[in-house]
Context: one part of a larger RNA
Molecule: large-subunit ribosomal RNA, domain IV
Organism: Neoroseomonas rubea
RNA sequence: CCAUACCGAAGGAACUAGGCAAAUUGCCCGCGUAAGUUAGCGAUAAGCGGGACCCAUCAAUGGGCAACCAUGGGUGGGUGGCACAGACCAGGGGGUGGCGACUGUUUAGUAAAAACACAGGGCUCUGCGAAGUCGAGAGACGACGUAUAGGGUCUGACGCCUGCCCGGUGCCGGAAGGUCAAGGGGAGGAGUGCAAGCUCCGAACCGAAGCCCCGGUAAACGGCGGCCGUAACUAUAACGGUCCUAAGGUAGCGAAAUUCCUUGUCGGGUAAGUUCCGACCUGCACGAAUGGCGUAACGACCUCCCCACUGUCUCCGGUAUGGGCUCA
Numbered sequence: 001c002c003a004u005a006c007c008g009a010a011g012g013a014a015c016u017a018g019g020c021a022a023a024u025u026g027c028c029c030g031c032g033u034a035a036g037u038u039a040g041c042g043a044u045a046a047g048c049g050g051g052a053c054c055c056a057u058c059a060a061u062g063g064g065c066a067a068c069c070a071u072g073g074g075u076g077g078g079u080g081g082c083a084c085a086g087a088c089c090a091g092g093g094g095g096u097g098g099c100g101a102c103u104g105u106u107u108a109g110u111a112a113a114a115a116c117a118c119a120g121g122g123c124u125c126u127g128c129g130a131a132g133u134c135g136a137g138a139g140a141c142g143a144c145g146u147a148u149a150g151g152g153u154c155u156g157a158c159g160c161c162u163g164c165c166c167g168g169u170g171c172c173g174g175a176a177g178g179u180c181a182a183g184g185g186g187a188g189g190a191g192u193g194c195a196a197g198c199u200c201c202g203a204a205c206c207g208a209a210g211c212c213c214c215g216g217u218a219a220a221c222g223g224c225g226g227c228c229g230u231a232a233c234u235a236u237a238a239c240g241g242u243c244c245u246a247a248g249g250u251a252g253c254g255a256a257a258u259u260c261c262u263u264g265u266c267g268g269g270u271a272a273g274u275u276c277c278g279a280c281c282u283g284c285a286c287g288a289a290u291g292g293c294g295u296a297a298c299g300a301c302c303u304c305c306c307c308a309c310u311g312u313c314u315c316c317g318g319u320a321u322g323g324g325c326u327c328a
Base pairs, nucleotide, nucleotide: 001323002322003321004320005319006318007317008316010314011313014312019309027051028050029049030048031047036041038157052079053078054077055076056075057074058073060071061070062069063068080084092307093306094305095304097302098301099299100298104116105115120155121154122153123152124151125150126149132141133140134139158294159293160292161291163224164223165222168221169220170217171216172215173214174213177212178211179210183206184205188201189200190199191198192197225243226242227241228240229239252286253283264280265279266278267277268276
C1' cells in the first nucleotide's frame, strides 16, 4: 500500500453527478396516530412509554377422585449490572412532484424500467366443412367450441371526457355508364388449287374481376392555416376585411420525460438554487383510445426538500486478520 472487519475528539453531507457506502431504526406489549381516500386504505403512519431477576399476594385456564401438577396473567414490594427485546436475528422516518393504476413480466452473461403484460374499453372479421393458422396433399389446430363464441388490431384500473376534416390512401356499398383479357362473332380480305377445298388475316357486335365513376366510413392510415386593420393614455383586440383549405386544434393541459431562444418572467424554499415546487402563456415543435386531463393505493423506478444518523467529508488516526513488500 491492497482486501475484509471494528473503534474514534469536535463538527454532522461541508463529500459527491447523487447521502454512493456506512451509520441510524429493528422484536413484543400499552398509549397514540395527519393530509388524502376508490372508505378497503393511508397504518408498524408519525410520536411516547414499558420489558431482566427475586419475594408476597390475587384470581384464571387445563389435567387429576384427591394431594397436587402444568400454563400464562393482575397487583404490591425488593435485588444486581455500564447495559435486561443484554449475543445472533431484526423496518430509518417524513414531505412535494413526474411516470406507470395495481400483483406480475423482461434483455440467461453491462439495462428490471416510465419498457411488456394486465383486468377494463373500442373497432373489425367469422352462421360453422366458421373466420384465421400449419401442410404439396390427405389432414390437423381453431373446438369435441358456435356470436355471452373464436380470430385480428388499437387503447390500457377507476373518474370526467374523447371535438372538426372523407380532399388523398385504405376498407365497405353501388344489377347504370366508361375502359378491359381469353373466348364468342364473323362484314370483308389474302395465299394456294382446275375445282371441291385447305390454310391464314380480320371490322361491327357480345365478353369477368379490376380500374374509372357514385356514395359511406377516422377508437381506419392520417390531417386539424396565413396576412392586414380596429376600443377616448398606452398596450391589447371581443370586432372587421382578405387569401387559401377536405377541415383549420374544441375541452383540458402547457418553459412540460415535449420550450430552440432559456438559467424565459414572477412567487416559494436556501445566506447563496442552470435542479425542484406553484404560477404566467410568447405551445421553435401539447392535445383528445399512435387517447386528453385528473387520481387513493402500489413501486429494489426518477426528481427535489426536511428530520434522525453517521469517517461521505473537514482530516485523518488506531486495532485485528489475510495479502503485498524487505530479509532469510